[in-house]
RNA sequence: GACGAACGCGCGGGAGAGUGCGUCGGAUUGCCAUGAGCUGUCCGUCGCCGCCGAAGGAGCAACCGCCCCGGAAUCUCUCAGGCCAAGGGACCGCGCGGACGAC
Repeated sequence: GACGAACGCGCGGGAGAGUGCGUCGGAUUGCCAUGAGCUGUCCGUCGCCGCCGAAGGAGCAACCGCCCCGGAAUCUCUCAGGCCAAGGGACCGCGCGGACGAC
C1' cells in the first nucleotide's frame, strides 16, 4: 500500500395467517323515555376458538469434517412470537467502521 472475515452502524428490498367471539375498563357518536338508560365506534386488560412461520428456541440430518469432537437448512414442531394498517421481520444487496489474518 492493497485484500479478506466474525461483528457493529446506516440505507434499500423483504412472506404467511382473525380488523374472530366473549368479558371488563377508558374515551367518544347518536337517540329519547333523561335513566346507575339504550346504541354505534376507537383504544386497552383477561379468557376462548381458529390460523401462520421468516425474531428467538427445539427436532431430524443431506452436507462439511479421514475418525473422535464439532458445525449444519428457507425442512419439521409451534414453547415463545405473530394474524387490517403501522411496527417487527429470517434473509438479500450497497456504504462506512472493523480485533485479527495473510500478501